[in-house]
Molecule: small-subunit ribosomal RNA
Organism: uncultured prokaryote
């Protein structure tokens, strides 16, 4: 320089937001397992658990060219017998060869991961401290001899394994002698090199050692020495787990000297000497673990892992030991001990699959008792060859990776069928199928058919010239008749699994009904489930798909890259300070760190790139790159470090001055309080929300004087000052410490921080001794209360105070570690300096407030940082369990410090936002209170409700917002309820068709009626039909359920003044602003101001009635005029007036005065019929209460269908111990009764209102007239005048009851209203409490209407008559509006939430004990074995050995401790669990901050 690669998020805390923070998911991977499913091939992989136990077979032999030999086989030779080609015998003669001697191998290959936290492994070095068989190279040599022993033979013991004795024999077995070196050893010397021990070269003398032969062929061996190669051993630097709730360990321990030992160094071993060695940079101990290359994941750094393949280590039933050998302390060798298994004649023996197969067991789980040495490799051999469960192959398994296939094209009537729907139809499965054409991978059949093979060896040839090389030919295939190729055949042989609420691709129906079930997280399911189960459809992947387990990722959630600590988890209570870490300016030098170059190494495989080989790929091969590391070397010298010199600015010292509640000890002071004494004085004091306990006539409290005591120091006093923090306050003295300023004199980096350590450290508490006034835990009493172990009161002990000692913690807080540097400003203040200074600005050090930038999740912070940087320390990693348990340590104790886990939850939390709420605050309003008037609550009755009763007492409404409500009218009907009797296409209606001329109606019978039966009667027509019933078909019906599936309608907050939007601006955001503020209003009404400017729904106005006037009109009504009557608008005329009913006018704070910027407000104002919204009505914003209504109506879904439908009779809705609501009538003199007399409005009226007449005491009846209504009719009462009653249960009151009637109606028994006569109950003004009303209102008086045959109406809705009182005011009660504040509430205070107790389940600490495990220590014992000693026995009397003995030691026994598990009566706390008990501790001022 180029190239390549390169970082993804989501769900879940909230009403919503931002943040912190955990949990969960999407990805990849696996030696996997399980469920469902399954066509083929290639390449890999396959006991992760019991290093548990193993039947059976095989896995290490080979060499006759070392040897003696001849058991078996084959051949030859000889002999014998005879069946003439067989048998027997002999013979090592030959090929060969069992057993044996000898050599080499067996220490490789193969398995496993127990042990091991170690020089075991990795990496880099060293051995001047070493060995190395076979192999290669070089040099030299191989002479002479001796004695044995296996085997064989003979004899013996034993069940066997095995073994004893005797005789005889060979060698490349063993021994002796000779020769010999650069081998070995000793001694002195010369020289080179090296940091040292040392080493190298030369040369002299002396010492000790060797050998083996076989074969005659293509030859193979033997000995010594040197070198190489290979392999091994040892040493060292660095790296390589967890726990400090393991802190001290160590006697051969550390070193030295001298011996011994080893291939070799070394305490490796021994004797003596010294007292060392290791450790906070983690010794020792405990637990876990083979290490690496690599593998998985990741952007990387990392994290996890170490199966297959390769390297190293360790092990071979457990433990110990040595022998042999070049190499072992030896997987398929030996000895001993132990456990286990097997054989046994009971005497004694045998064994070791963690080799390959295989078996049992364990387990979720892991294969054939296969073939071959053809290839590769190994052992032996001259070779042929033999052996080889190494290896190569095959078998089983979807265990993984890779590849292929299950067909392709056309084909719409969009078939049938399924499913869905808005259902005469449409959509979808779906070009899908059928059907037509095409292809043939694969499967099947047949035929052909490999590569892997070339060597060794044999034959021949060539070259050089006797043993090598080259060439040609020949021999050899387990896999395997496999791969592959060709042909035939025919779509023929081949698709499943999971999912479909969000994350996350994919939706509907049915069933179920908090059940059954699902679920990774959030969460689904309680009658309309895209979440459960099924179906149709769809989505994803595909011979697989899902689930489970584990690892990494996402997780920057341990943060080196790359986090934090004011409030979310997190700054140590504070200082001093050793180690450690970091450190000012200049110069020189060095080269440890650092940087660069070079060299070595970083095994191979793997990963990456390129190329190549299997049809492709996986797989495999070749080359390159990489291997980021370590070591060495050469150089550089900026920075860090080391050394030296130097500087003054950091730090310290000095001089002068100043400051302060800094500390310790002593002395002094006054006020107050208490107590005591005396005096004055008399009935209370004290205390509280109110009281009581308490004190007091034995004289208190109060007042005065004197005395005593202890504790604390008013005012000054502050946003002040000092101190490291805790903390420090009367005055004064002594001692001690500090800080600041000024000077710039001295030293010359002496500094900063600080684990462990040491010291200080409020209050409470503890110990000893004092002291004790006041206050005051505990305690006692009094109150309060449902209770009150509290809050309040009266007392009161420890304590508070002092001295000495301990404790060592606090919201020890600025919830903010220390130090240094830098970074806009304003203002106040403390102590200095500058200065003559009460001016003034400057400067240094502190202490505060506000603020820019920046930071921050925000709140906030902001030169006193939470900004920007540097250094060091401390601490955090979800909530609970828990600051608990155990252990350790400190403490006299209380307790402190350190400090877990099981289990459990999906949150816990911070800041801010909007609401709601508060026994928070401010402002304001309302018949909300207050001021008044009249009621309710007491009585009787009416009516509604609850309850009770009943066959039924139909249903609904239930705080305000149900209860004279639905109902504006239940005797039948209504009616929905009950009993009984009946009907089943059924009541009504519609459509279509058919036939008929009936049906209807009337009479009779039965019946409670409905129904049923019998009889009588019988259309119109323009001829088209109409009408009527009958019949058929189709549409039924349901006051049954769900108002929590709904529409519509309604109540309430509330006629309260609010509720929102667009754009802009502010905020990360939810949101805010506008809409808040100052005024004003009935009002978010209006004005002013303002990062807001505008707008909408509400308010107001527009509409109706009413109050005044005008115009028009004059049916009715009617003044004046005229006529008429007994009398009357009866008549003419008239429109003045009243009135009627249409249109207009009028009122707008318009005018005046005052206040005010304005809006607006005020006024005995003017004017006016009316004056500040004139009075009423209709009109009800966004929304709240899952408010009410499925029984007005409508409607989804569900349910019933000879009934939950329909008809009828009778009953019920009217019951009655009782409770409540709403009313009526009263209790009387403002009244009752009697007589007389006056004045409305608004409505109604045809089988209806009825004048008038007659009868009746009356309800009413009988006649009769007017009116389809401003015409006729229904029509007032209180009032006024006169009389009477005279305060009483009455001439009040009228219930109840008896009798007699009237009216309506089919019918007044249950169950109507009214009238008359008689009767004459309760009741004398109503407890607690509670309701309405502010003017034509309350109160009071009557009238009308709807419903309706009648009426239980005293109800409801209207109408007019008469006609008041009071409002100081907003403290309080209730409701509401706005602003603000707190909040742990958001289902929103009817909220949230705590603890004991009771119940169930779970894990856990303690515990008398009981029972295991591993390790250490002491003592005793001690096999095999090495080493040492001895060795009277054996021996050729030499070597040596048996034997005896000593040390060490595996194991065993025993003792006392420690550590660590399991279990344990009992008792402890903890966690979890829809609706248990008791209280109400916390969140609001949470009702005692």
């Nucleotide at each position: 320089a180029g190239u390549g690669a390169u970082u993804a998020g989501a769900g879940u805390u909230u009403g919503a937001u931002c943040c912190u923070g955990g949990c969960u998911c999407a990805g990849g991977a696996u030696g996997a397992a399980c469920g469902c499913u399954a066509g083929c091939g290639g390449c890999a992989g396959g006991c992760c658990u019991a290093a548990c136990a193993c039947a059976u077979g095989c896995a290490a032999g080979u060499c006759g060219a070392a040897c003696g030999g001849u058991a078996a086989c084959a051949g030859g030779a000889a002999a014998a017998g005879c069946u003439u080609g067989c048998u027997u015998u002999u013979u090592g003669c030959u090929g060969a060869c069992g057993a044996g001697u000898g050599g080499c191998g067996a220490a490789c290959g193969g398995g496993u991961g127990c042990g091991u936290a170690a020089c075991g492994c990795g990496u880099a070095u060293g051995c001047a401290a070493u060995c190395u068989a076979c192999c290669u190279u070089u040099a030299a040599c191989a002479g002479a001899g001796a004695g044995a022993u296996a085997g064989c033979c003979c004899a013996g013991a034993g069940a066997a394994a095995u073994u004893u004795g005797g005789a005889u024999u060979a060698a490349u077995a063993c021994c002796u002698c000779a020769u010999a070196a650069u081998a070995u050893c000793a001694c002195a010397u010369c020289u080179u090199c090296g940091c040292a021990u040392g080493u190298u070269u030369g040369a002299a003398u002396a010492u000790u050692u060797a050998a083996a032969g076989c074969u005659u062929u293509u030859g193979c061996g033997g000995u010594u020495a040197a070198a190489g190669a290979u392999g091994a051993g040892c040493a060292u630097g660095c790296g390589u787990g967890a726990c400090a709730u393991u802190a001290g360990c160590u006697a051969g321990u550390u070193g030295g000297u001298g011996a011994g030992g080893u291939a070799a160094c070394u305490g490796c071993u021994c004797a003596c000497c010294a007292a060392g060695g290791c450790a906070a940079c983690g010794a020792u101990g405990u637990c876990u673990a083979g290490g690496g290359g690599g593998u998985c994941u990741u952007a990387a750094a990392g994290g996890a892992u170490g199966g297959u393949c390769c390297c190293c280590c360790a092990c071979a039933c457990u433990g110990g030991u040595a022998c042999u050998g070049a190499g072992a302390c030896a997987c398929g060798g030996a000895c001993c001990a132990g456990a286990c298994u097997c054989c046994u004649a009971c005497g004694g023996g045998a064994g070791g699959c963690a080799g390959c197969a295989g078996u049992g067991a364990g387990g979720a789980a892991u294969a054939u008792u296969g073939g071959u040495c053809a290839a590769u490799g190994g052992a032996c051999g001259c070779a042929a060859g033999u052996c080889u469960g190494a290896a190569c192959c095959a078998g089983c398994c979807a265990u993984g990776c890779c590849g292929c296939g299950u067909g392709a094209a056309g084909g719409a009537u969009g078939a049938a069928g399924g499913c869905c729907c808005u259902c005469u139809g449409g959509g979808u499965c779906g070009u899908a199928a059928a059907c037509u054409u095409c292809u043939u991978u694969u499967a099947u059949a047949u035929a052909g058919g490999a590569a892997g093979a070339a060597a060794c060896c044999c034959u021949c040839u060539u070259a050089c010239g006797u043993g090598u090389a080259a060439g040609a030919g020949g021999c050899u295939g387990a896999c395997g008749g496999u791969a592959c190729u060709a042909u035939a055949c025919g779509a023929a042989u081949a698709a499943g699994c999971a999912c479909c609420g969000g994350c996350u691709a994919a939706c509907u129906c049915c069933g179920u009904g908090c059940c059954a079930g699902c679920a990774g997280c959030c969460g689904c399911g309680g009658u309309a489930a895209u979440a459960c189960g099924g179906a149709g459809g769809g989505u994803g992947c595909a011979a697989g798909c899902g689930u489970u387990a584990u690892c990494c990722g996402g997780a920057u959630u341990c943060a080196u890259u790359g986090g934090g600590u004011u409030u979310a988890a997190a700054g140590g209570g504070u200082g001093c300070g050793c180690a450690g870490g970091c450190g000012g300016g200049a110069a020189a030098u060095u080269a440890a760190g650092u940087c660069a170059g070079u060299g070595g190494u970083g095994a191979a495989a793997u990963c990456c790139u390129u190329c190549a080989g299997c049809u492709u790929a996986a797989c495999u091969g070749a080359a390159g790159a990489a291997u980021u590391g370590c070591c060495a070397u050469u150089g550089a010298a900026a920075c860090u470090g080391g050394u030296u010199u130097u500087c003054u600015u950091g730090a310290a010292u000095c001089u002068a001055c100043u400051u302060g509640a800094a500390g310790u000890g002593g002395g002094c002071g006054g006020a107050a309080u208490a107590u005591g004494a005396c005096a004055u004085g008399u009935a209370g004091c004290g205390g509280u929300g109110a009281a009581a306990u308490g004190c007091u006539u034995a004289g208190a409290u109060a007042u005065g004087u004197c005395a005593u005591a202890g504790a604390a120091c008013a005012c000054c006093g502050a946003u002040u000052g000092c101190g490291a923090a805790g903390g420090c306050a009367g005055c004064u003295c002594a001692c001690u410490a500090a800080a600041g300023u000024a000077g710039u004199a001295u030293u010359g980096a002496c500094g900063c921080u600080c684990a462990g350590g040491c010291a200080c450290g409020a209050a409470a508490g503890c110990g000893u001794g004092g002291g004790g006034a006041g206050c005051g835990a505990a305690c006692a009493g009094g109150a309060u209360u449902a209770g009150a172990u509290a809050c309040c009161c009266u007392g009161g002990u420890a304590g508070u105070c002092c001295a000495c000692g301990c404790u060592g913690u606090a919201a020890a807080c600025g919830a903010u570690g220390a130090u240094c540097a830098c970074u806009c400003g304003u203002u106040a203040u403390u102590g200095g300096c500058g200065a003559u200074a009460c001016a003034c600005u400057g400067u240094c050090a502190g202490u505060g407030a506000c603020u820019a930038a920046g930071c921050g999740a925000a709140a906030g912070u902001g030169u006193u940082a939470a900004g920007u940087g540097a250094u060091c320390c401390a601490c955090c990693u979800g909530g609970g369990g828990a600051g608990u348990a155990c252990g350790a340590u400190c403490g006299c104790a209380a307790g402190g410090u350190u400090g877990a886990a099981a289990c459990u939850c999906a949150a816990a939390g911070g800041a801010a936002u909007u609401g709601a709420c508060g026994g928070g605050g401010g402002c304001c309003c309302g018949c909300a209170c207050a001021a008044g008037c009249g009621g309710u609550g007491g009585a009787g009755c009416a009516u509604g409700u609850g309850g009770u009763u009943u066959a039924a007492u139909u249903c609904g409404a239930u705080g305000a917002u149900a209860c004279g409500c639905g109902a504006g009218g239940a005797a039948c009907c209504u009616u929905a309820c009950c009993a009984g009797g009946g009907c089943u296409u059924a009541a009504a209606u519609g459509u279509a068709g058919a036939g008929u001329g009936a049906c209807c109606g009337c009479u009779c019978c039965c019946g409670a009626a409905a129904a049923g039966g019998a009889g009588c009667u019988u259309u119109c027509u323009u001829c088209g039909g109409a009408c009527a019933a009958u019949u058929u078909a189709c549409a039924a019906g349901g006051u049954g359920c769900u108002g929590c599936a709904u529409g519509g309608u309604u109540g309430u907050c509330g006629u309260c003044a609010g509720c929102u939007c667009g754009u802009g601006c502010c905020g990360u955001g939810a949101g805010g602003u506008g809409u808040u503020g100052g005024g004003u209003u009935a009002a978010g009404u209006c004005c002013c101001g303002c990062a807001a400017c505008g707008a909408g729904c509400g308010c107001a106005a527009c509409c109706c009635c009413u109050a005044u006037c005008u115009u028009u009109a004059g049916u009715u009504g009617u003044a004046g005029c005229a006529g008429g009557u007994a009398a009357u608008g009866c008549u003419g005329a008239g429109g003045a007036c009243u009135c009627u009913a249409a249109a207009g006018a009028a009122a707008c704070u318009g005018c005046c005065g005052g206040u005010g910027c304005a809006a607006a407000c005020c006024g005995u104002g003017a004017g006016g019929a009316a004056g500040g919204u004139g009075g009423g009505g209709a009109c009800g914003a966004c929304g709240u209460c899952a408010a009410a209504u499925c029984a007005u109506c409508a409607c989804g879904g569900c349910c019933c269908u000879u009934a939950c439908g329909c008809c009828c009779u009778g009953g019920g809705c009217u019951a009655c111990a009782c409770a409540c609501g709403u009313g009526c009538u009263a209790c009387a003199a403002u009244g009752g009764c009697g007589a007389g007399u006056a004045c409305a409005a608004a409505g109604g009226g045809c089988a209806g209102c009825u004048a008038c007449c007659u009868g009746g005491u009356g309800a009413c009846a009988g006649g009769a007239u007017g009116c389809u209504a401003a015409u006729c009719u229904c029509u007032a009462a209180a009032g006024c005048u006169c009389g009477u009653c005279u305060c009483a249960g009455u001439u009040c009151g009228g219930a109840u009851u008896g009798g007699a009637g009237u009216c309506u109606g089919c019918a007044a028994c249950u169950c109507g209203a009214c009238u008359c006569c008689a009767u004459g109950a309760a009741g004398c003004u109503g407890g607690a409490a509670u309701c309405g009303c502010u003017a034509g209102u309350a109160a009071u008086c009557g009238c009308g209407c709807a419903u309706c045959a009648g009426c239980c109406a005293u109800g409801g809705c209207g109408c007019g008559g008469u006609g008041a009182a009071u409002a100081c005011g907003u403290u309080c009660c209730c409701g509401g509006g706005c602003c603000u504040u707190g909040u742990a509430c958001a289902c929103a205070c009817c909220g949230c939430c705590c603890g004991u107790c009771a119940a169930g389940c779970c894990a856990u600490g303690g515990a008398a004990g009981c029972u295991g495990g591993g390790g250490g220590u002491g003592c005793c014992u001690g096999a095999a074995g090495u080493c040492g000693g001895u060795g009277a026995c054996c021996g050729u009397u030499u070597a040596g050995g048996a034997g005896c003995u000593g040390c060490c030691u595996a194991g065993g026994g025993u003792a006392a401790a420690a550590c660590u598990g399991g279990u344990g009566a009992c008792g402890g706390g903890g966690g979890c669990u829809a609706a248990g008990u008791c209280g109400u501790a916390c969140c609001g001022g949470g009702g005692u901050a």